[in-house]
Context: one part of a larger RNA
């Protein structure tokens, strides 16, 4: 910018990708073979590497979480905190995020074939798989499975709305989505994100105040108290008000 407004749902021309590889059981100690050794064809379990998607388990990280703790400075002191010393050090850890974790993938099937095996069958009274005809044949081609796709300029369809203005964008709340932008979720006829409460989980039993004890420190309140990012309710807060664009 084009597909003659637009929104929402599809086809599927093309294109990309995967279509992997060992053991072991069984048919069988069979065919086979003097023995040694050992199957073809069919069936079944396990793994390796590769792939993808997710965090329930296991494991790691988690620099705005919870503790312990050193040394120093400061809240005037004690208590109890803060700040710096690689997050000061350590011991744990929620969300996310990951692999070493978990789930799943590879199949089956058609259809043309290649070597190769065939059936009929001249030529060339015979024979011959070939010259006209027909067949069977691979992890391989095309298809079936994932992905993406109508700039497929052959611009495709099918719905519904649309100059009585359909739909879009500005702006603003935000993330599961992101460098911006894009996508998404929402804008009060609202749970879209803060904030509150419950909650789940994480630290592990805060402070003060009581008792014991010279104390140090222990014991009670109290499984407290504090808590980022998880789940719910709840409009208390800010997403008001408006504007532009917009189709022979």
């Nucleotide at each position: 910018c084009g597909u003659a407004g637009a929104a929402u749902g599809u086809u599927g021309a093309g294109a990309a990708g995967g279509c992997u590889c060992u053991u072991c059981c069984c048919u069988a100690g069979u065919a086979c073979g003097a023995g040694a050794g050992g199957a073809c064809c069919g069936g079944g379990a396990a793994g390796g590497a590769c792939g993808a998607a997710c965090c329930u388990c296991u494991a790691g990280u988690g620099u705005g979480c919870c503790a312990g703790u050193u040394g120093u400075a400061c809240c005037g002191u004690c208590a109890g905190g803060u700040g710096c010393a690689g997050c000061g050090c350590u011991g744990g850890g929620u969300a996310g995020c990951u692999a070493u974790g978990u789930u799943c993938g590879g199949c089956a099937c058609g259809g043309a074939u290649a070597a190769a095996c065939g059936c009929u069958g001249a030529a060339a009274g015979c024979a011959u798989c070939u010259a006209a005809g027909c067949g069977u044949g691979a992890a391989g081609c095309c298809g079936u499975c994932u992905u993406c796709a109508a700039g497929a300029u052959u611009a495709a369809c099918a719905u519904u709305c649309g100059u009585u203005g359909a739909g879009a964008c500005c702006c603003c709340u935000g993330g599961g989505a992101g460098a911006u932008u894009a996508c998404c979720a929402g804008g009060u006829u609202g749970a879209u994100a803060g904030g509150c409460u419950c909650u789940a989980c994480g630290u592990g039993u805060a402070a003060g105040c009581c008792c014991a004890g010279u104390a140090a420190u222990g014991g009670g309140u109290u499984g407290a108290g504090c808590g980022g990012a998880g789940g719910a309710g709840u409009a208390c807060u800010a997403a008001u008000c408006g504007g532009u664009c917009g189709a022979g």
Molecule: large-subunit ribosomal RNA, domain VI
Organism: Candidatus Magasanikiibacteriota bacterium